């Protein structure tokens, strides 16, 4: 890199170094940014995907206090993530409407996790 599977309207920022751009691409917007953007470093901090305990369930085992699986609770040492705005809305179907207003669905696109080759 590919492909599977879950999530993505919630959360959680200070300091130092930089010095101009930065919200993924593409469209259109709309914001952030010299009261300091990206970068990197230190420090803290959410979250609970893996994880850890505890319980319950239906499975496997001749059998079990054993095993993998599901569900509830709970916790945060560890392995990633992540700390502006819904993924910042939006393109592309589709619903409802008079509507190129709005609003809702659904796809693609992409982030993140675990897990396959």
């Nucleotide at each position: 890199c590919a492909c599977u599977u879950a999530u993505c309207a919630a959360g959680a920022a200070a300091g130092g170094c930089a010095g101009a751009g930065g919200g993924a691409a593409a469209u259109g917007g709309c914001c952030c940014g010299a009261u300091g953007a990206a970068g990197c470093c230190u420090u803290g901090g959410c979250a609970a995907c893996c994880c850890u305990u505890a319980c319950a369930g239906a499975c496997g085992u001749a059998a079990c206090u054993c095993g993998a699986c599901u569900g509830u609770a709970a916790g945060a040492a560890g392995g990633u993530g992540c700390c502006a705005a819904a993924u910042c809305c939006u393109u592309c179907c589709g619903a409802u409407g008079a509507a190129a207003a709005a609003u809702c669905g659904g796809a693609a696109a992409g982030a993140u996790a675990a897990g396959u080759c």
SAM riboswitch aptamer (S box leader) from a Chitinophagaceae bacterium, 117 nucleotides, folded computationally.
The model forms 97% of the base pairs in the Rfam consensus.